[in-house]
């Protein structure tokens, strides 16, 4: 230097094909329940999707530039 996956709550990760209300699992907070702690049951809180631009009645998705982090070539 070229190339190619990745970048979404703390952590893993799925959504992207097919733009249409941002999501599960752990974790975290409150109640119940226990002598207590776990474990179960209920309910709750946190991210506007790396970043900046453009498309559109709408972007996490299309489309352009940058960032990082991995791998392959050189």
């Nucleotide at each position: 230097c070229g190339g190619a996956g990745c970048g979404u709550g703390g952590c893993g990760c799925a959504g992207u094909u097919u733009g249409g209300c941002a999501g599960c699992g752990c974790a975290c907070c409150u109640g119940c329940u226990u002598u207590g702690g776990g474990a179960g049951c209920a309910g709750g809180g946190g991210g506007u999707c790396g970043c900046c631009c453009g498309u559109u009645c709408a972007a996490a998705u299309c489309g352009g530039g940058c960032c990082g982090c991995u791998c392959c070539g050189a």
This is a predicted structure of a 74-nucleotide RNA (transfer RNA) from Desulfovibrio sp. It matches the Rfam family "tRNA". By type it is a transfer RNA. Its mean pLDDT, the model's own confidence on a scale to 100, is 81.